Predicted 3D model of RNase P RNA and transfer RNA as a complex of 464 nucleotides.

RNA sequence: GGAGAAGGACAGAUGAUCGCCGCCCGCCGUAACGGCGGGGGGAGGAAAGUCCGGGCACCGAAGGGCAGGAUGGUCCUUAACGGGGACCGGGGGCGACCCCAGGGAAAGUGCCACAGAAAGCAGACCGUCUGCCGAAGCUUCGGCGAAGGCAGAUAAGGGUGAAACGGUGAGGUAAGAGCUCACCAGUUCCGGCGGUGACGUCGGAAGCUCGGCAAACCCCAUCCGGUGCAAGGCCAAAUAGGGGAGCGUUUGAGGGCGGCCCGUCCGAAGCUCCCGGGUUCGGCUGCUUGAGGCCGUCGGCAACGGCGGUCCUAGAGGAAUGAUCAUCGCCCCGCCAGCGGGUAACCGGGGCGGGGAACAGGACCCGGCUUACGGCCUUCUCCGGCC
RNA sequence: GCGCCCAUCGUCUAGCCUGGUUAGGACACUGGCCUUUCACGCCGGCGACAGGGGUUCGAAUCCCCUUGGGCGUACCA
Numbered sequence: 001g002g003a004g005a006a007g008g009a010c011a012g013a014u015g016a017u018c019g020c021c022g023c024c025c026g027c028c029g030u031a032a033c034g035g036c037g038g039g040g041g042g043a044g045g046a047a048a049g050u051c052c053g054g055g056c057a058c059c060g061a062a063g064g065g066c067a068g069g070a071u072g073g074u075c076c077u078u079a080a081c082g083g084g085g086a087c088c089g090g091g092g093g094c095g096a097c098c099c100c101a102g103g104g105a106a107a108g109u110g111c112c113a114c115a116g117a118a119a120g121c122a123g124a125c126c127g128u129c130u131g132c133c134g135a136a137g138c139u140u141c142g143g144c145g146a147a148g149g150c151a152g153a154u155a156a157g158g159g160u161g162a163a164a165c166g167g168u169g170a171g172g173u174a175a176g177a178g179c180u181c182a183c184c185a186g187u188u189c190c191g192g193c194g195g196u197g198a199c200g201u202c203g204g205a206a207g208c209u210c211g212g213c214a215a216a217c218c219c220c221a222u223c224c225g226g227u228g229c230a231a232g233g234c235c236a237a238a239u240a241g242g243g244g245a246g247c248g249u250u251u252g253a254g255g256g257c258g259g260c261c262c263g264u265c266c267g268a269a270g271c272u273c274c275c276g277g278g279u280u281c282g283g284c285u286g287c288u289u290g291a292g293g294c295c296g297u298c299g300g301c302a303a304c305g306g307c308g309g310u311c312c313u314a315g316a317g318g319a320a321u322g323a324u325c326a327u328c329g330c331c332c333c334g335c336c337a338g339c340g341g342g343u344a345a346c347c348g349g350g351g352c353g354g355g356g357a358a359c360a361g362g363a364c365c366c367g368g369c370u371u372a373c374g375g376c377c378u379u380c381u382c383c384g385g386c387c
Numbered sequence: 388g389c390g391c392c393c394a395u396c397g398u399c400u401a402g403c404c405u406g407g408u409u410a411g412g413a414c415a416c417u418g419g420c421c422u423u424u425c426a427c428g429c430c431g432g433c434g435a436c437a438g439g440g441g442u443u444c445g446a447a448u449c450c451c452c453u454u455g456g457g458c459g460u461a462c463c464a
Base pairs, nucleotide, nucleotide: 001383002382003381004380005379006378007377008376010374012328013327014326015325016324017323018322020042021041023039024038025037026036027035028034029033044359048370049369051368052367053366054365055364056228057227058226059225063262064261065260066259068224069223070222071221072220073087074086075085076084077083088102089100090099091098092097103219104218108217109216110213111212112211125158126157127154128153129152130151131150132149133148137144138143166184167183168182169181170180171179185209186208187206188205189204190203191202192201193200194199232285233284234283235282242275243274244273245272246271247270254266255265256264277463278462279461292311293310294309295308296307297306298305299304330356331355332354333353334352335351336350339348340347341346388460389459390458391457392456393455394454397414398413399412400411407444416432417431418430419429420428437453438452439451440450441449
């Protein structure tokens, strides 16, 4: 210098002028309310996507079962999570380091196109081998027999495929094959040791060699009641109490009740849906101090937690937080001078001029994830050059 | 804000649930034939899985993220 990996902090600052949206105080005029002056405040790391989790509120208590949905190594963390941390196993990279929906395929069902003989308790196309027949040919006339035919054996070899039922060697056999044996790899079971555990490691046994897909159905384990601040509470306004269809009046509709059932309560009559109609596009509240931020200390590898101190100032309606100028700071480019450090490669700095500063905007509130995005800093890795 | 759904030739769509041939069809466009010519008709051609990643031998289809679009959502009776 180039190419990368991990992490951190920031998201320009100050002043002036002109504006925008709430709040508080004072004065003046008021029916509601308005005007003037002053003070103080006014988006983010993602406010975003709405992908998860919780708080909060209502639905009768939120019980059991089915259905449905989600998650899936272990241990921990937390209010909770599908988040995070550490570790285990697997995979990728020369490496720093990164990635994994990472339970079960020896419960069951299903699928595996094309190619190929055969794709799942597989399979005989070529090949190899055995038996029988056997034109030609040979013959001691009994038979033998290349090619070929028929019947069988064989998964070693060829070829197909993403995938073909462990690998190497030896024995064995008509030829072969875990058929047998040795070694290697794996699986299952048993035991020892280490670890909280996933798991690791060592020893033994069984020829056990078992394909893949569960982001296919499914099985197992765990979790989940539903609806979302347009929840909900108070105030104000509103009446064709219209029409139609369906169900029902003890053989009990329907409601609380959510997709269904059980259970339980109400229910001696209405209920549901559609069409049509009316009122308002209202006011107050919920509403922002919260699992909150920062600093210190202690525990813990860490995520995180305990304690102490300190700071909190958007709360709204389709929705305000902006613009200009000046100075300074940051980055880039060009020109000038040739300053400081160093043996050198190189590093740091000065003056003038020009340019640049991304993604993006709260709407009940938090914790995460994901996505968008600008330059800066620290540590580390690999390659190249120079001293 | 909240809840739900969709995306395939220029347009309308089939295929997706249950993954497997060159993604099929209609209209439109276009070349040829037919006709004196146009239209109709016949034969042929062009033309697409919103973007990215993952699972898988294999993805329009299954899963995740993003982008774009659509629908519903006050109260009274």

It holds a member of the Rfam family "Bacterial RNase P class A". It is annotated as a ribozyme.